A computed fold for an 89-nucleotide RNA from Neomoorella sulfitireducens, annotated as c-di-GMP-I riboswitch aptamer. The organism belongs to Neomoorella, within Bacteria.
[in-house]
RNA sequence: UCCCCGAAAAGGCAAACCUGCUGAAAGGCAGGGACGCAAAGCUACAGGGUCUAAAGCCCGGUUAAGGGCCAGGACAGCCAGUUGCCGCG
Numbered sequence: 001u002c003c004c005c006g007a008a009a010a011g012g013c014a015a016a017c018c019u020g021c022u023g024a025a026a027g028g029c030a031g032g033g034a035c036g037c038a039a040a041g042c043u044a045c046a047g048g049g050u051c052u053a054a055a056g057c058c059c060g061g062u063u064a065a066g067g068g069c070c071a072g073g074a075c076a077g078c079c080a081g082u083u084g085c086c087g088c089g
Stems, first nucleotide, its partner, number of pairs: 004089001005087002012037002017032006035077001041082003047079002049075003056069004
């Protein structure tokens, strides 16, 4: 120095849930709160996967209700890619 690994110490993040704001929704943001996390840092235009379906298109038909398809909307705490702290080993 690199790889593996995760004892210790220091510090970090924050699921569910609650409140407020936002969004058509999924979701996001802030505060509270901790299930967990050694990458729970970053990347959604490398890729796979998952969620949603406003607009659009189609069906329907009562200018309807309703139904179907679809990402250009999301998720990095699904896989993945990438960078990286400490050091009993």